Overview:
This is a predicted structure of a 330-nucleotide part of an RNA (large-subunit ribosomal RNA, domain IV) from Corchorus olitorius. NCBI's taxonomy places the organism under Eukaryota, Embryophyta, Magnoliopsida, Apeibeae, Corchorus. Its mean pLDDT, the model's own confidence on a scale to 100, is 87. Its Rfam family is "Bacterial large subunit ribosomal RNA". Rfam links the family to the GO terms structural constituent of ribosome and ribosome. RNAcentral holds the full RNA, with entries from SILVA.
Context: one part of a larger RNA
RNA sequence: CUCUCGUUAAGGAACUCGGCAAAAUGACCCCGUAACUUCGGGAGAAGGGGUGCUCUCCUAUCUUUUGAUUAGGAAAGCGGCACAUACCAGGGGGUAGCGACUGUUUAUUAAAAACACAGGACUCUGCUAAGUGGUAACACGAUGUAUAGAGUCUGACACCUGCCCGGUGCUGGAAAGUCAAAAGGAGAAGUGUUAUAAGCUUUGAAUGGAAGCCCCGGUAAACGGCGGCAGUAACUCUAACUGUCCUAAGGUAGCGAAAUUCCUUGUCGGGUAAGUUCCGACCUGCACGAAUGGCGUAACGAUGGCGGCGCUGUCUCCACCCGAGACUCA
Repeated sequence: CUCUCGUUAAGGAACUCGGCAAAAUGACCCCGUAACUUCGGGAGAAGGGGUGCUCUCCUAUCUUUUGAUUAGGAAAGCGGCACAUACCAGGGGGUAGCGACUGUUUAUUAAAAACACAGGACUCUGCUAAGUGGUAACACGAUGUAUAGAGUCUGACACCUGCCCGGUGCUGGAAAGUCAAAAGGAGAAGUGUUAUAAGCUUUGAAUGGAAGCCCCGGUAAACGGCGGCAGUAACUCUAACUGUCCUAAGGUAGCGAAAUUCCUUGUCGGGUAAGUUCCGACCUGCACGAAUGGCGUAACGAUGGCGGCGCUGUCUCCACCCGAGACUCA
């Protein structure tokens, strides 16, 4: 010097990306316990007090009494620095993000805000069901039958879920147009004949013709989308108002510098002596927005952020102790 423990004056997070690590709390009994809340919780909230031994007495139960009890209680006294005396054995509270919750996951760098979930919705499926595996036979679905089964999206609960069907998809329709094969057979060529003809061979127009496409509707908890430029009010600013262009329709409620804000450490307020983080507002939303769900939310979380109490060798600033290594010699 390295490692495993232990102790430390005064200070107490000044350390650090960050209280990482350590310290602290800890048992049982009694008292007491806030906001909020889905009335269950929150809650062991928080915060206090007691705990050893001796003796006397009381209560309960058992016992005929005496007495006994791992049961409960009261008073008086005694000892120690310390009485749950060791080991064992919750630190607690505030604020806001995300996800409702318990659960699941990258065996071997990720446990999460990812997956799942109960609940919600849409679509398909009438039974030889749809769907799936298989070339098929056949099997699953299901010894089920629409309160069932399958697929997709969302994700407890509360309040809600706006406008657009022009494009793409799905679905319904069917007059005209387009359109394959079959069918059809005008005609043409060859052969045939002395020459015609018939026959035979080849080719072949019109006609005919399903689905689809085109066309006409519906459908967004289907894929998706949800504007611009000017002017205008008794200071200024702003624009409820007006004009105009474009669109299928021009973003409603709610939220908003956000897990989303580039400019940006936006501006104001709070907290600090000092705060690119945090909390509350504002709205100029580069580029939120309603089941690709929007906004809230008690409880929950080895979840990410911020501030404070207790506590401490994390630090000021190191030091010492018991061991194990390293090192030297054998």